[in-house]
RNA sequence: GCCGGCGUAGCUCAGUGGUUAGAGCGAAGCCCUCAUAAAGCUUAGGUCGGAGGUUCGAUUCCUCCCGUCGGCA
Numbered sequence: 001g002c003c004g005g006c007g008u009a010g011c012u013c014a015g016u017g018g019u020u021a022g023a024g025c026g027a028a029g030c031c032c033u034c035a036u037a038a039a040g041c042u043u044a045g046g047u048c049g050g051a052g053g054u055u056c057g058a059u060u061c062c063u064c065c066c067g068u069c070g071g072c073a
Base pairs, nucleotide, nucleotide: 001072002071003070004069005068006067007066010025011024012023013022018056027043028042029041030040049065050064051063052062053061
């Protein structure tokens, strides 16, 4: 330099055009206990990497850029 994958909560990931964007772990609180842990219940936490385009409507499709991983040279 060329090609491809990925980027969504603190972490690992799901969601692939339309409703309130979700799960597990983690965090906080409650409950329980002499106490701690575990179990149970609840809550918070998201510019969906950035910009533009298509569309009535974009996390989702297209283009460019950024980051990251891999392949070729």
The RNA shown here (transfer RNA) has 73 nucleotides and comes from a Candidatus Jorgensenbacteria bacterium.
Its Rfam family is "tRNA". Its family is annotated with triplet codon-amino acid adaptor activity in the Gene Ontology.
Lineage of the source: Bacteria > Bacteria candidate phyla > Candidatus Joergenseniibacteriota.
The sequence was found in a public genome assembly.
Model confidence (mean pLDDT): 82 of 100.